[in-house]
Molecule: transfer RNA
Organism: Pelargonium citronellum
RNA sequence: GCGGAUAUAGUUGAUUGGUCCAAUCUCUCUUUGCCAAGGAGAAGACGCGGGUUCGACUCCCGCUAUCCGCC
Numbered sequence: 001g002c003g004g005a006u007a008u009a010g011u012u013g014a015u016u017g018g019u020c021c022a023a024u025c026u027c028u029c030u031u032u033g034c035c036a037a038g039g040a041g042a043a044g045a046c047g048c049g050g051g052u053u054c055g056a057c058u059c060c061c062g063c064u065a066u067c068c069g070c071c
Stems, first nucleotide, its partner, number of pairs: 001070007010024004018054001026042005047063005
């Protein structure tokens, strides 16, 4: 330099264009004589910039970062 893949709660993973789901973590309540485990609830996210569309995490283009391959 060229090609490809990936980017979603603090972390790890889902998500077929129509209010983004769960596990774990955190907080509150509950259960117990206390802790842990268990139960209920709450908060918390679509890398950045454009385009298409009534509507975009999702489709298209570019950029950035990481990974892989080629030279």